Predicted 3D model of RNase P RNA and transfer RNA as a complex of 453 nucleotides. Rfam match: Bacterial RNase P class A. The family's RNA type in Rfam is ribozyme. The coordinates come from a structure-prediction model, not an experiment, and the mean pLDDT is 78.

RNA sequence: GAGUCGGUCGGGCGGCCGCGGCAUCGGUUGCGGUGUCGAGGAAAGUCCGGACUCCACAGGGCAGGGUGAUGGGUAACGCCCACCCGGGGUGACCCGCGGGACAGUGCCACAGAAAACAAACCGCCGCCCGGUCCGCCGGGCGGUAAGGGUGAAACGGCGGUGUAAGAGACCACCAGCGGCCGGGGCGACCCGGCCGGCUAGGCAAACCCCACCCGGAGCAAGGCCAAGAGGCCGUCGGUCAACCGGCGGUUGCGCGGACGUUCGAGGGCUGCCCGCCCGAGUCCGCGGGUAGGCCGCACCAGGCUGUCGGCAACGGCAGUCGCAGAUGGAUGGUCGCCACCGGCUCCGGCCGGUACAGAAUCCGGCUUACAGGCGGACUC
RNA sequence: GGCCCCAUCGUCUAGUGGUCCAGGACAUCACUCUUUCAAGGUGAAGACACGGGUUCGAUUCCCGUUGGGGCCG
Numbered sequence: 001g002a003g004u005c006g007g008u009c010g011g012g013c014g015g016c017c018g019c020g021g022c023a024u025c026g027g028u029u030g031c032g033g034u035g036u037c038g039a040g041g042a043a044a045g046u047c048c049g050g051a052c053u054c055c056a057c058a059g060g061g062c063a064g065g066g067u068g069a070u071g072g073g074u075a076a077c078g079c080c081c082a083c084c085c086g087g088g089g090u091g092a093c094c095c096g097c098g099g100g101a102c103a104g105u106g107c108c109a110c111a112g113a114a115a116a117c118a119a120a121c122c123g124c125c126g127c128c129c130g131g132u133c134c135g136c137c138g139g140g141c142g143g144u145a146a147g148g149g150u151g152a153a154a155c156g157g158c159g160g161u162g163u164a165a166g167a168g169a170c171c172a173c174c175a176g177c178g179g180c181c182g183g184g185g186c187g188a189c190c191c192g193g194c195c196g197g198c199u200a201g202g203c204a205a206a207c208c209c210c211a212c213c214c215g216g217a218g219c220a221a222g223g224c225c226a227a228g229a230g231g232c233c234g235u236c237g238g239u240c241a242a243c244c245g246g247c248g249g250u251u252g253c254g255c256g257g258a259c260g261u262u263c264g265a266g267g268g269c270u271g272c273c274c275g276c277c278c279g280a281g282u283c284c285g286c287g288g289g290u291a292g293g294c295c296g297c298a299c300c301a302g303g304c305u306g307u308c309g310g311c312a313a314c315g316g317c318a319g320u321c322g323c324a325g326a327u328g329g330a331u332g333g334u335c336g337c338c339a340c341c342g343g344c345u346c347c348g349g350c351c352g353g354u355a356c357a358g359a360a361u362c363c364g365g366c367u368u369a370c371a372g373g374c375g376g377a378c379u380c
Numbered sequence: 381g382g383c384c385c386c387a388u389c390g391u392c393u394a395g396u397g398g399u400c401c402a403g404g405a406c407a408u409c410a411c412u413c414u415u416u417c418a419a420g421g422u423g424a425a426g427a428c429a430c431g432g433g434u435u436c437g438a439u440u441c442c443c444g445u446u447g448g449g450g451c452c453g
Base pairs, nucleotide, nucleotide: 001380002379003378004377005376007374008373009372011338012337013336014335015334016333017332019038020037021036022035023034024033025032026031040356044367045366047365048364049363050362051361052218053217054216055215059274060273061272062271064214065213066212067211068210070082071081072080073079084098085096086095087094088093099209100208104207105206106203107202108201121148122147123144124143125142126141127140128139129138130137131136156174157173159171160170161169175199177196178195179194180193181192182191183190184189222295223294224293225292230251231250232249233248234247235246236245237244238243253287254286255285256284257283258282259281266278267277268276300322302321303320304319305318306317307316308315309314339354340353341352342351343350344349381452382451383450384449385448386447387446390406391405392404393403398436408424409423410422411421412420429445430444431443432442433441
């Protein structure tokens, strides 16, 4: 100088004013004072996995979906760590949905002779026939995958023997496949030796097969309270009844249609079947009412520090900290100094701005967005 | 907030790995016809939302962004 891979911060300090939660005090219940806390590494995309809640604590089969080398970590995962294999890079390092193509089916456009139990277009060679200017030429039959050409891909490569020309037909070496043996590793796998047949195309992010996993819905889950259009019952009053009104209790609306009440509609149970359970109402259309409060809900698979085990992810132990909870939705504005960036400049300064973005049940990941700063390890 | 679906000329659409220039209809433009306009005829231009990956090859298959739409007590 060029680069590779992790980590971390992402304006700072102070004053004033304002907003939301909690605690406390005062209080005329409208509120006010004081204290304290108040966005993120991604709060985002909602792509995975869980916690939690309800459905029957979750049944059997089919269908469906997901994952895919090995070993480990974890509550779990499609995440993370380590390692193996393949590919790329001089290297640090990076990338890989990385099981199976002798279970089967299917596809391989165009070009090319042929695209998958191979195949003869040119070429090469042999035989026969015809012609001949004796150089050879034309036709027919057959052999041949060594050569040409096509393609993303052409049925091992190269050299030799052999042959009419050729060919794993045969041989040596190499690549690759299968089997056996020895060694290393928990394992995927690696190293070495011997033998065999000479050779096996690609695509499964095509259907499919194999192994493993998955019940469904989601905090608008779910629970409690209030109100409610009305209905029914009781009681009181209007001299009785009808009717009207007040109060109390209970239920939760009205009209129409369909199905059904143990021979059971419908639902739990998303698609189907079986099985189990609940069950007197359920479904559809039209019309009407309420759009309130509280809980869930902020203490966790929690952060930080130290130490121990482990290559690491991570785990054990000890100490310490308390860290947002809105519901039309708070987390802001301004002033001074400083930092950085941009513009102007009469070089004294002046003006503007602070990346991406922004909680909404919570947590672990992945992915995506991100001005700039700091620091570490390593390579050439 | 949560759960789903979709994206092809200006608009509506066909295409489900390759052949044809991604086809068609309406719209636009030019020419023609007509005294002129319309209708008709001929022709032209015009698109796979974006970025990666698998594959020899992607509108199609996979992943991620972006944009749009729907539902909920």